[in-house]
Context: one part of a larger RNA
RNA sequence: AGCGCAUGGAGGAUGCCUAGGCUCUCAGAGGCGAAGAAGGACGUGAUAAGCUGCGAAAAGCUGCGGGGAUCCGCAAAUAGGACGUGAUCCGCAGGUGUCCGAAUGGGGCAACCCAGUCCAUUGAAGAUGGAUUACCUGUCCGUAAGGAGAGGAGCAUACCCAGGGAACUGAAACAUCUAAGUACCUGGAGGAAGAGAAAACAAGAAAAGUGAUUGCGCCAGUAGUGGCGAGCGAACGCGCAAGAGCCCAAACCUUACUAGUUAAGGCUAGUGAGGGGUUAUAGGACUACGGAAUUGAGAUUGAAGCUGACUGGAACCGGGUGGGAAACCGGGCCAAAGCGGGUGAUAGCCCCGUACGGGAAGCGGAGAUGGAGAGGUAGUAUCCUGAGUAGGGCGGGGUCGGAGACGCCCCGUUUGAAUUUGCCAGCACCAUCUGGUAAGGCUAAAUAGAUCUGAGAGACCGAUAGUGAACCAGUACCGUGAGGGAAAGGUGAAAAGCACUCCGAACAGGAGGGUGAAAGGAGAACCUGAAACCGUGCGCUU
Numbered sequence: 001a002g003c004g005c006a007u008g009g010a011g012g013a014u015g016c017c018u019a020g021g022c023u024c025u026c027a028g029a030g031g032c033g034a035a036g037a038a039g040g041a042c043g044u045g046a047u048a049a050g051c052u053g054c055g056a057a058a059a060g061c062u063g064c065g066g067g068g069a070u071c072c073g074c075a076a077a078u079a080g081g082a083c084g085u086g087a088u089c090c091g092c093a094g095g096u097g098u099c100c101g102a103a104u105g106g107g108g109c110a111a112c113c114c115a116g117u118c119c120a121u122u123g124a125a126g127a128u129g130g131a132u133u134a135c136c137u138g139u140c141c142g143u144a145a146g147g148a149g150a151g152g153a154g155c156a157u158a159c160c161c162a163g164g165g166a167a168c169u170g171a172a173a174c175a176u177c178u179a180a181g182u183a184c185c186u187g188g189a190g191g192a193a194g195a196g197a198a199a200a201c202a203a204g205a206a207a208a209g210u211g212a213u214u215g216c217g218c219c220a221g222u223a224g225u226g227g228c229g230a231g232c233g234a235a236c237g238c239g240c241a242a243g244a245g246c247c248c249a250a251a252c253c254u255u256a257c258u259a260g261u262u263a264a265g266g267c268u269a270g271u272g273a274g275g276g277g278u279u280a281u282a283g284g285a286c287u288a289c290g291g292a293a294u295u296g297a298g299a300u301u302g303a304a305g306c307u308g309a310c311u312g313g314a315a316c317c318g319g320g321u322g323g324g325a326a327a328c329c330g331g332g333c334c335a336a337a338g339c340g341g342g343u344g345a346u347a348g349c350c351c352c353g354u355a356c357g358g359g360a361a362g363c364g365g366a367g368a369u370g371g372a373g374a375g376g377u378a379g380u381a382u383c384c385u386g387a388g389u390a391g392g393g394c395g396g397g398g399u400c401g402g403a404g405a406c407g408c409c410c411c412g413u414u415u416g417a418a419u420u421u422g423c424c425a426g427c428a429c430c431a432u433c434u435g436g437u438a439a440g441g442c443u444a445a446a447u448a449g450a451u452c453u454g455a456g457a458g459a460c461c462g463a464u465a466g467u468g469a470a471c472c473a474g475u476a477c478c479g480u481g482a483g484g485g486a487a488a489g490g491u492g493a494a495a496a497g498c499a500c501u502c503c504g505a506a507c508a509g510g511a512g513g514g515u516g517a518a519a520g521g522a523g524a525a526c527c528u529g530a531a532a533c534c535g536u537g538c539g540c541u542u
């Protein structure tokens, strides 16, 4: 030195575990904010650095309800206190709530600086305390100056609507095209948003049919479109979910004001208000008759149900083994409860629970009361039925449709009708026929999403995994900054966390001794404790 055996150190793999994650489902809530939010700074404890809580009334104050013996958070310590006159704790409702922050009296390098006005502190100066003083948009008062009062502003995961709107990429290059109306920017809103009560489809011999919107399954990768390349890609209809329909403008009537005119009675016009009225087999005004069936808004009351601090909630003993029984043996019991968790090993019957019940405030809204309103028939002369609109030209956009034979819808520009014997559509256009009634508005549900709350599930992970983060993590640390971004879990059933003695300079380390089932393998560098790597002893070989 090598090999072997044995025994250690070092190291932290592996096994087991889970306090944390990941994905999904259901239900709830769907917002917070000038009454100052979200988020912070600084304080606040007897001792107090951090976290948590709270705010100069500061780990807290008050009331009501629950609960019933301990309590003074994490946190284990000492001192000192509270509490059956009911504490701690839990629920509900209040009070207090420094400074910054939309931040809003002015300023500012956020958590700071400096003011005006009124009031108070003894009259003044000064100081302190309280209140108030930003901007924008409406409304009201006022002749005006001005004043009063209301709303807005900011934050928050996704979902939604609108205004703008790429490129990489694909086309095996690239320009039309694609990516894609995506990403992103801006504005706005709600618990959903948007859409929505037919100028809709359909049909093609004649006729018949559907009946607002939305979402899903098909239709269908079809019809189409397309440098007919790459690609893009419907609708009708059918089956489901859910279902709900309404209100104005106008004609006409009344009235207020203003203006015009007059023969002084009035008439006409405009504006405002009230009534009326709302549609296609046209309807309404108007005229005549009838005034009823039916329906029914806001308001008041309010059942079920839901939630909710909390509460009731069945049934087991003995034996030996063991540190410990829930395992084993023996004999029982409950079950609308044998989901789950804990307890010194594996417990239906030990504990918390579970099934099933009860429960204040709160939510909820069936129903009831009441009745604003709506609501009929016939006639048809006259009147009304949404105008710079529909449509056309030119230029764009949407749709499956890239300008095409190109309808339909929307926008810019330029033109520009008709009035029920009207007008629009049915994919150029024309006729017939059919469907509808534009140029005003509102509308629940089915649908989307998942920040938050609750419940649950997993052929998901188990500490190099699973979130970046199981642990005081968006921390330490890096960067001028935008930003980047870790490592780090496990004693034991219980601290019983080694009294005391000895060696030692020792609060190091160790030897005894004690605790414990285990401390020469649980001693805090603490479960198990692999390998690399480093020793020691013995044997063999050289």
Stems, first nucleotide, its partner, number of pairs: 001541009015527001016490002020461002022458007031155002039100003042055003046078002050074002061094006070082003105114003115133007135152003139148003159190001160188005170177001174227001200210002214241005224232002245442003248386001252275010280420001282385004286379004294374002299369003305363002310358003316331004332349002334338001340352003391415008401427001422437005477484002497526001500512004

This is a predicted structure of a 542-nucleotide part of an RNA (large-subunit ribosomal RNA, domain I) from a Cytophagales bacterium. Lineage of the source: Bacteria > Pseudomonadati > Bacteroidota > Cytophagia > Cytophagales. The full RNA is in RNAcentral, with records from ENA. Its mean pLDDT, the model's own confidence on a scale to 100, is 84.